[in-house]
The part of an RNA shown here (small-subunit ribosomal RNA, central domain) has 346 nucleotides and comes from a soil metagenome. RNAcentral holds the full RNA, with entries from SILVA.
Context: one part of a larger RNA
RNA sequence: UUGGGUUUAAAGGGAGCGUAGAUGGAUUUUUAAGUCAGUUGUGAAAGUUCGGGGCUCAACCCCGUAAUUGCAGUUGAUACUGGAUAUCUUGAGUACAGUUGAGGUAGGCGGAAUUCGUGGUGUAGCGGUGAAAUGCUUAGAUAUCACGAAGAACUCCGAUUGCGAAGGCAGCUUACUAAGCUGUAACUGACAUUGAGGCUCGAAAGUGUGGGUAUCAAACAGGAUUAGAUACCCUGGUAGUCCACACGGUAAACUAUGGAUACUCGCUGUAGGCGAUACACAGUCUGCGGCCAAGCGAAAGCAUUAAGUAUCCCACCUGGGGAGUACGCCGGCAACGGUGAAACUC
Numbered sequence: 001u002u003g004g005g006u007u008u009a010a011a012g013g014g015a016g017c018g019u020a021g022a023u024g025g026a027u028u029u030u031u032a033a034g035u036c037a038g039u040u041g042u043g044a045a046a047g048u049u050c051g052g053g054g055c056u057c058a059a060c061c062c063c064g065u066a067a068u069u070g071c072a073g074u075u076g077a078u079a080c081u082g083g084a085u086a087u088c089u090u091g092a093g094u095a096c097a098g099u100u101g102a103g104g105u106a107g108g109c110g111g112a113a114u115u116c117g118u119g120g121u122g123u124a125g126c127g128g129u130g131a132a133a134u135g136c137u138u139a140g141a142u143a144u145c146a147c148g149a150a151g152a153a154c155u156c157c158g159a160u161u162g163c164g165a166a167g168g169c170a171g172c173u174u175a176c177u178a179a180g181c182u183g184u185a186a187c188u189g190a191c192a193u194u195g196a197g198g199c200u201c202g203a204a205a206g207u208g209u210g211g212g213u214a215u216c217a218a219a220c221a222g223g224a225u226u227a228g229a230u231a232c233c234c235u236g237g238u239a240g241u242c243c244a245c246a247c248g249g250u251a252a253a254c255u256a257u258g259g260a261u262a263c264u265c266g267c268u269g270u271a272g273g274c275g276a277u278a279c280a281c282a283g284u285c286u287g288c289g290g291c292c293a294a295g296c297g298a299a300a301g302c303a304u305u306a307a308g309u310a311u312c313c314c315a316c317c318u319g320g321g322g323a324g325u326a327c328g329c330c331g332g333c334a335a336c337g338g339u340g341a342a343a344c345u346c
Base pairs, nucleotide, nucleotide: 004317005316006315007300008299012314014201015200016199017198021194022193023192025088026087027086029084030083031082033081034080035077036076037075038074039073040072041071042070048066050064051063052062053061054060091191092188093187094186095184096183097182098181099180100179103177104176105175106174107173108172109171110154114150115149116148117147118146119145120144121143125136126135162169163168206247207246208245209244210243211242216240220236221235222234223233258313259312260311261310262309263308266291267290268289269288270287271286272285273284274283275281295302296301319346320345321344328339329338330337331336
């Protein structure tokens, strides 16, 4: 390489859009590039195959034959693939009507809690722990009442509920905006699927500049524990946590399961439509779950949301360590990210 694989053994890209490419629905006519058949030329010799022959045999040598699976020309075939042509509607999209939701962006508003400030009441403790101590407190703390300020997060509802491509999204409300689903079958007429490169989005931490800073809290300090304790526990506490703009581009970015299409027993719960209305429900579509049949699987298990049966496209794997390291290149302000070996060793 071929092959075989990718939930858990090595292996699905974090996710989307999309270029090239690859693959692609039904019918008609045509073409004959692929495809198939015939034929012609060529495919050196040696070698090889088969049949003979010559050295006493064999190796070896000689003669004939076949093969040389290829290439080119030519004559045909036209089912399939391709090109061209005309049409179709079931794939796909559009339109109209209805409907759903923590989908997104920006603004406004709300109450509880926390901390702080001021004032009142009040007096000796508070806090914290396994037990303590550091810490706070007669300059009046903790507790309690009233008022005020600030920032951050939204209790209950809340649910293996919903929405989103993924990351993710939850107080209420307004504006703008995107999407799904259902129904009708009006319009377009294959416009589709996937997608190397590319572009965009991408939790948390981190970075730059400027704000903000209530809580919590890396670092740090102190108190404990301990043989020690650069920890676990406690008291403090700065970056950060929040906002704006920019960067960065990684996660157990997980369903450890790429996307699309078709097919393949059932039972059950639930969300949103439609149907039907008899407040019952057998139906139907799209989601989210549970259990199981066939089948699959090394097993655990998966099982119409497949890890089943098939097709198409992309990505990735090929013993462990060395190593996601070194070097080089690309990106980045940096941190670092992407790409990514070998020696050696078992």
Model confidence (mean pLDDT): 85 of 100.